The prediction has a mean pLDDT of 82. A computed fold for an 87-nucleotide RNA from Cryobacterium sp., annotated as Glycine riboswitch aptamer.
RNA sequence: AGAGUCGGAGCGGGAGAGUCCCGCAAGGGCGCCGUAGAUGCAAUCCCUCCCCGGGAAACUUUCAGGCCACCGCACCGCCCCGACAAG
Numbered sequence: 001a002g003a004g005u006c007g008g009a010g011c012g013g014g015a016g017a018g019u020c021c022c023g024c025a026a027g028g029g030c031g032c033c034g035u036a037g038a039u040g041c042a043a044u045c046c047c048u049c050c051c052c053g054g055g056a057a058a059c060u061u062u063c064a065g066g067c068c069a070c071c072g073c074a075c076c077g078c079c080c081c082g083a084c085a086a087g
Base pairs, nucleotide, nucleotide: 004084005083006082007081008080010078011077012076013075018030020029021028022027031067032066033065037063038061040059044054045053
């Protein structure tokens, strides 16, 4: 001095689905959404084989969450901090 990887902060972008019905409210009912989180597993790996076990997602389940807007949201870009680090 260093491509890249991981974690965190800041800024920008960031979808979807009833502002339905009952009820004073609390809440309840039905319908719906997938981009927090979570669940499940294919190729395949291990094993002589089977079994067991490991095994991804924006797929899946809708548990959670959400369904006016706002907030939040995976993900993307820029940038900073820390760690690792080929060369």
The sequence was found by an Rfam model in a public genome assembly.